The prediction has a mean pLDDT of 79. This is a predicted structure of a 362-nucleotide RNA (Bacterial RNase P class A) from a rhizosphere metagenome. The RNAcentral record of the sequence draws on MGnify.
RNA sequence: GAGUCGGCCGGACAGUCGCGGCACGCUUGCGUGUCGAGGAAAGUCCGGGCUUCAAAGGGCAGGGUGCCAGGUAACGCCUGGGCGGCGUGAGCCGACGGAAAGUGCAACAGAGAGCAGACCGCCGAACGGCGUCGCAAGACGUGCGUGGCAAGGGUGAAAGGGUGCGGCAAGAGCGCACCGCGUGCGGGGACAACGCCGCACGGCACGGCAAACCCCACCUGAAGCAAGACCGAAUAGGGGAACAUUGGCGCGGCCCGCGUCGUUCCCGGGUAGGUCGCUUGAGGCCUGGUGGCGACAUCAGGUCCAGAGGAAUGACUGUCACGCCUUCGGGCGCACAGAACCCGGCUUACAGGCCGACUCAU
Numbered sequence: 001g002a003g004u005c006g007g008c009c010g011g012a013c014a015g016u017c018g019c020g021g022c023a024c025g026c027u028u029g030c031g032u033g034u035c036g037a038g039g040a041a042a043g044u045c046c047g048g049g050c051u052u053c054a055a056a057g058g059g060c061a062g063g064g065u066g067c068c069a070g071g072u073a074a075c076g077c078c079u080g081g082g083c084g085g086c087g088u089g090a091g092c093c094g095a096c097g098g099a100a101a102g103u104g105c106a107a108c109a110g111a112g113a114g115c116a117g118a119c120c121g122c123c124g125a126a127c128g129g130c131g132u133c134g135c136a137a138g139a140c141g142u143g144c145g146u147g148g149c150a151a152g153g154g155u156g157a158a159a160g161g162g163u164g165c166g167g168c169a170a171g172a173g174c175g176c177a178c179c180g181c182g183u184g185c186g187g188g189g190a191c192a193a194c195g196c197c198g199c200a201c202g203g204c205a206c207g208g209c210a211a212a213c214c215c216c217a218c219c220u221g222a223a224g225c226a227a228g229a230c231c232g233a234a235u236a237g238g239g240g241a242a243c244a245u246u247g248g249c250g251c252g253g254c255c256c257g258c259g260u261c262g263u264u265c266c267c268g269g270g271u272a273g274g275u276c277g278c279u280u281g282a283g284g285c286c287u288g289g290u291g292g293c294g295a296c297a298u299c300a301g302g303u304c305c306a307g308a309g310g311a312a313u314g315a316c317u318g319u320c321a322c323g324c325c326u327u328c329g330g331g332c333g334c335a336c337a338g339a340a341c342c343c344g345g346c347u348u349a350c351a352g353g354c355c356g357a358c359u360c361a362u
Base pairs, nucleotide, nucleotide: 001360002359003358004357005356006355007354008353009352011320012319013318014317015316016315017314019036020035021034022033023032024031025030026029038336042347043346045345046344047343048342049341050224051223052222053221062220063219064218065217066216067081068080069079070078071077082096083094084093085092086091097215098214102213103212104209105208119153120152121149122148123147126146127145128144129142130141131140132139133138161179162178163177164176165175166174180204181202182201183200184199185198186197187196189194228276229275230274231273238267239266240265241264242263243262247261248260249259250258251257283305284303285302286301287300288299289298290297291296322333323332324331325330
């Protein structure tokens, strides 16, 4: 000088005015005391607590997860490790089970894209044609027809191992050696993922895609604090009992009967409203110890750290800090954003600044 990783802060103090919760006091709406946003309070994407409903057990369907081990209340989170890829490196990234069950897909380009293929190219072995020589058999030439090949070029994200020697008309795992790959077995290392070593077999068969269907293994009931629990009017309904029937109305006129209207009492549901749920909880924070590489666990001490109505948690002034500008007087700016049942994560936003560890170059 360039970079990688981790952690932290995210204005300070004073004054004036003001707001919400709780406690106390009284003169009952005031006073005093005390507490009063975040690292993300956000997105509401996962996981749990809690609540109500549902639910024998098992299976199917649907949804989710997907290397191994550990952590955790749990997770799709975190830690450590393995494998693969990227980087000189510190480090970073990875839905990372199965493509020798089945189905399917691959634009464009290209000759050919899946039990592959021949455009340029290479060859002239075989059959034929033509030419030359030859009495003939045939030889040589030609790349013209039928052909052989897949080394090299070219297309593509991807074209059926690599290097070398042999071989051949030219070539090619066609043959061989080494490397690679696959399958099987054995040995020893690791809890495991996996890695190492050795032997045998196979010329290589088995290209890619499963955040395509699918198969395998594991997990999974639904809705959410407007969950839900309790108390509960006024008015108007509902049910029942007693009384009054000498009453009014209806059942076309009359009697009986029935219904309805009346008075008193009892019962039950719902609404308004109120209380709880509500913040003491798998707690958090501070200090110290122990175990562990670590995530984390555990012990001791200290501290109750917002709980509302959807609404409070603020504003102004001054001084200082920081950044920019300056005519040196000063001026301007000071991020992202704000709890609503509570926790654990992930993701996203964020002016400016601080600390630590490490890498590369000189």